[in-house]
Context: one part of a larger RNA
Molecule: small-subunit ribosomal RNA, central domain
Organism: metagenome
């Protein structure tokens, strides 16, 4: 490089968004780059292949031809692609009118619980555990009653339910804000996929400054357990978990399944629009858009997937090439650091 191929065997970038590039609807003309016939020049000789010829055969030497699947002018075609014009609406905007939502920011406000302090009431024992014992308590705990404060999460509704590009989003209210979805018109007229770099977002755990710490809790200490226990059980506790503003860029960032389009049986649910029917009911149909279950074809190595495809096809990106070494070493880049991307060989099976 060809070929194959990425749900679970190696193998989809964590996700947008967007440059280059690569792909592109529909009709008419025109053009004739690529495309295709023909004409012509070249394509050096040997070599290789057919026909003969020469050395007694060969092997080698030798005439002829034909190949040389190219390249370059030159005439001619016009269905594909391309390039010019002009028109059009199925692709794609945009605008009118709703519905839905834990979609995003930032300020406010609410109860429950817990925990500390404070005061009553009370009296000896409470916590924990498989049992224990460190602990807490007569300086009055625990239990319960009243008032404080603080900090974090929001029961119940809550649903294989809803919203986002992923991550991820959940008490209530207000302001500021993004997209999807329906319905019927109106307009623009290919404006549109996909994207190498590149840019942004990007859970938890770190990290740097300055807050803040109720609970819960790596480290760390004690008690237990055990042959030891650098654990699991128990009492405790710091970071941290919270907030601000900044940096890190990873995750089984998974549906382990790139994005867009088109096409190919169905049956049962469920969220959200429309439209319709009547025996106006907690109802049926129809149809768009999401979300799940089972399955026909057809796909799989097989499990399974199956209009939300892992079916049939197409366009464009990334990745994959035995196990191990290694996601590592050296070099570059970013990064405060911890790391992070990228990324081999020797050597061995």
């Nucleotide at each position: 490089u060809u070929g194959g191929g990425c749900g679970u065997a190696a193998a989809g970038c964590g996700u947008g968004c967007g440059u280059a590039g690569g792909u592109g609807g529909a009709u008419a003309u025109u053009u004739a780059a690529g495309u295709u016939g023909g004409g012509u020049g070249u394509g050096a000789a040997a070599u290789c292949c057919c026909c003969g010829g020469g050395c007694u055969c060969a092997a080698c030497c030798u005439g002829g031809g034909a190949a040389u699947u190219g390249c370059g002018c030159u005439u001619a075609a016009u269905a594909c692609u391309g390039g010019a014009u002009a028109u059009c609406u199925a692709g794609a905007g945009u605008a009118u009118g709703g519905u839905a939502g834990a979609g995003g920011a930032a300020a406010g406000c609410g109860g429950a619980a817990u925990u500390u302090c404070c005061g009553g009431u009370g009296u000896a024992g409470c916590g924990g555990u498989g049992a224990a014992a460190u602990g807490c308590g007569u300086a009055g705990a625990u239990a319960u009653c009243g008032g404080a404060a603080a900090g974090a999460a929001c029961a119940u509704c809550a649903g294989c339910g809803g919203c986002g590009a992923a991550g991820g989003c959940g008490g209530c209210u207000u302001u500021c804000u993004g997209g999807c979805c329906c319905a019927a018109u109106a307009c623009u007229g290919a404006c549109a996929c996909u994207g190498a770099g590149g840019u942004a977002c990007g859970a938890g755990a770190g990290c740097g400054u300055g807050g803040g710490u109720a609970g819960c809790a790596a480290a760390c200490a004690g008690g237990a357990u055990u042959a030891g226990a650098g654990a699991c059980c128990c009492u405790g506790g710091u970071a941290g978990u919270c907030c601000a503003c900044g940096c890190u860029g990873u995750a089984a960032a998974c549906g382990a399944u790139g994005a867009g389009a088109a096409c190919u049986a169905g049956g049962c649910g469920u969220u959200g629009g429309u439209c319709u029917c009547u025996u106006u009911a907690u109802g049926g149909g129809a149809u768009c858009a999401g979300u799940g279950c089972c399955g026909a074809a057809g796909c799989u190595a097989a499990c399974g997937c199956g209009u939300c495809a892992a079916g049939u096809u197409c366009u464009c990106c990334g990745c994959c090439u035995g196990g191990g070494g290694a996601g590592u070493a050296c070099g570059a880049u970013c990064g405060c650091a911890a790391g992070a991307u990228u990324a081999a060989a020797a050597c061995u099976c």